[in-house]
Context: one part of a larger RNA
């Protein structure tokens, strides 16, 4: 000086109370440990690992396992030597394939007038390629976690033998070491806040693909179209919010605070980006880079099948659902955000559907995907049922050499466990939670119920800090560093 204490003092934080809604019971998804196996590649282990790395394992991927096959190698440079029907190659034999033999035909670039050099190519030797082999406790980079907590530290000074102290502590106040005041301190850097982006109001420009109030011309129409830019939008400049104004409070002050006005907005308006010093020898050599070791006819490379998807059992995390604030069946409104050419695909016919056929528009504010909960009828009447939808049979569609280990979907039938979950646990303070659908990304297809995003509808409850978790300042106590 720190670090810890079932000491203290203050304070904060969905930490607890308050509420709402789950997990844990049930089936299925989907990671994990375990068993199992030739393989069940690897790696990730309290919070902070377990829908993680993987924004997609049928083959490829892929690293595994069996099996066939290659050895200057599937790539890179380089030096030597050697070769010309050379490079390349329909086809043909063997084969699972990869190779491993055979080969009709058959080429080029640069210098030179040419010959002819040299270059690509082959072919053998040699340095060497080549390794998802090992060590993240050798490491770079990069990310997580305390934590978006308010902390961490420096220069001079002064104090102390010194290790260090002061500053940064006190008395206010803040979301904040945010500011004010005192004060052996006086300044200062990282951080905090602001500067950025999204979103909420308005002015202004902008006017097609986007609007349709006026006007005129059309229709069966609320349809089309001219004209227009007003609005709605669209995206670009500008303006607003700062405790500026007013009472009150606080020690007379200040900085604060509580209330008002005005305002679209009020006291950080909301949400995002942004993570100080450092803690975890914390995660990655399997992303890539890298050091050392360690393999070199294999621990290197090609292929083919198989497996990563195995199932007595344990655990996360998620979806469905046990029904009547529901279910089915008909009608019928309202979206944002985003994709789309080896694309997204309209009208329109077929099919009960999955699709299929057709091929109009679109490299798009113009075309296309493309909405459900909500609402209006009607039927069920509390039952393991018209709830639930697993399992199984069969017939089917689509992708895609190729769905048997192993892929989606669709019909018909079948009709499992569930009647709200034990001890115990998790998310949320508002346009949040709940709860309904859209979208993308990856990708031929999908085991997408995941990730990331976008809008519809739309709560409840916070007395308060005693306790439980965690963090922050001061103090104390220590046989710990």
């Nucleotide at each position: 000086u720190g670090a810890c204490g079932g000491g203290g003092u203050c304070c904060u934080g969905c930490a607890c109370a308050a509420g709402c809604g789950g997990u844990g019971g049930a089936g299925u998804a989907u990671g994990u440990g375990g068993c199992u196996u030739a393989a069940u590649u690897c790696g990730a282990u309290c919070c902070a690992a377990c829908g993680c790395g993987a924004a997609g394992a049928a083959c490829c991927u892929u690293a595994c396992c069996u099996a066939g096959c290659c050895u200057u190698g599937a790539c890179a440079u380089g030096c030597a030597a050697g070769u010309a029907g050379u490079a390349g190659a329909a086809g043909c034999c063997u084969g699972a394939a990869a190779a491993g033999g055979u080969g009709a035909c058959g080429a080029g670039g640069u210098a030179g007038c040419a010959a002819u050099a040299c270059c690509a190519g082959c072919u053998u030797g040699c340095a060497c390629a080549g390794g998802u082999g090992c060590u993240g406790c050798a490491u770079g980079g990069c990310u997580g976690u305390c934590g978006u907590c308010a902390g961490c530290u420096c220069g001079u000074g002064u104090c102390g033998u010194g290790a260090g102290a002061u500053g940064u502590u006190g008395g206010g106040u803040u979301a904040a070491g945010u500011c004010c005041c005192g004060c052996a301190a006086c300044g200062a850097g990282c951080g905090c806040a602001a500067c950025c982006c999204c979103u909420g109001u308005g002015u202004c420009c902008u006017g097609u693909u986007g609007c349709c109030a006026c006007u005129c011309c059309u229709u069966a129409a609320u349809u089309g179209g001219a004209a227009g830019c007003a609005c709605u939008c669209u995206g670009g400049a500008c303006a607003g919010a700062c405790u500026g104004c007013c009472u009150c409070g606080c020690u007379u002050a200040a900085a604060c605070g509580a209330g008002g006005a005005g305002g679209a907005a009020g006291g950080u308006g909301g949400g995002g980006a942004u993570g100080a010093c450092g803690u975890c020898a914390a995660g990655u050599c399997a992303g890539u880079a890298u050091g050392g070791c360690c393999c070199u006819u294999a621990c290197g490379g090609c292929u083919a099948g198989g497996g990563c998807u195995g199932c007595a059992c344990a655990c996360g995390u998620a979806c469905u659902a046990c029904a009547a604030u529901g279910c089915c069946u008909a009608g019928c409104a309202c979206a944002a955000a985003g994709a789309g050419a080896c694309g997204c695909u309209a009208a329109a016919c077929c099919g009960c559907a999955a699709g299929g056929u057709g091929g109009u528009g679109c490299a798009a504010a113009u075309c296309u995907c493309a909405a459900a909960a909500a609402c209006u009828a009607g039927g069920c009447c509390c039952a393991g049922u018209u709830c639930a939808g697993a399992u199984u049979g069969u017939c089917g569609u689509c992708u895609g050499c190729a769905a048997c280990u192993c892929g989606a979907c669709g019909g018909c039938a079948u009709g499992a466990a569930g009647c709200u979950g034990g001890a115990a646990u998790c998310g949320c303070u508002a346009g949040u939670a709940a709860u309904g659908g859209c979208g993308c990304a990856u990708c031929a297809g999908c085991u997408a119920c995941g990730g990331c995003g976008c809008c519809g509808u739309g709560a409840a409850u916070a007395c308060g800090u005693u306790c439980c978790c965690a963090g922050g300042c001061c103090u104390u106590g220590u046989a710990c560093a």
Model confidence (mean pLDDT): 83 of 100.
This is a predicted structure of a 481-nucleotide part of an RNA (small-subunit ribosomal RNA, 3' major domain) from a metagenome.